[in-house]
RNA sequence: CUCAUCCAGAGGGGUUGAGGGAACGGCCCGAUGACACCCCGGCAACCGGCGAUCCUUAGCGGUCGAUCACGGUGCCAAUUCCGACCCGCACGGCGCGGGGAAGAUGAG
Numbered sequence: 001c002u003c004a005u006c007c008a009g010a011g012g013g014g015u016u017g018a019g020g021g022a023a024c025g026g027c028c029c030g031a032u033g034a035c036a037c038c039c040c041g042g043c044a045a046c047c048g049g050c051g052a053u054c055c056u057u058a059g060c061g062g063u064c065g066a067u068c069a070c071g072g073u074g075c076c077a078a079u080u081c082c083g084a085c086c087c088g089c090a091c092g093g094c095g096c097g098g099g100g101a102a103g104a105u106g107a108g
Base pairs, nucleotide, nucleotide: 001108002107003106004105005104006103011040012039013038014037015036019029020028021027024083025082026081041076042075043074046072047071048068049067050065051064052063053062054061080102085099086098087097088096089095
């Protein structure tokens, strides 16, 4: 940089001790110990395995699975916690929907 996904799911213990939830605003979490690190456990199914099927001379490859969870990652407060920019709808006001931006994860 490209593509895919992001309203589902999954926590105990130990160490430590004041911040943390990316960034801004909000709103939350946190001395009844958050965040982080370690151990164990779990979730999920992106890669991977397996099966079916399609294409191909073949290989490579495509698609599907109500299939597996040994392996590579990832994840285990809140929809990516909500918003922020644009469009539409509604409205006295609060709002609802779609898209974008930014971000996260995987594969290349």

A computed fold for a 108-nucleotide RNA from uncultured Pseudonocardia sp., annotated as SAM riboswitch aptamer (S box leader).
The source organism's lineage runs through Bacteria, Bacillati, Actinomycetota, Pseudonocardiales and Pseudonocardia.
The RNAcentral record of the sequence draws on MGnify.
The coordinates come from a structure-prediction model, not an experiment, and the mean pLDDT is 80.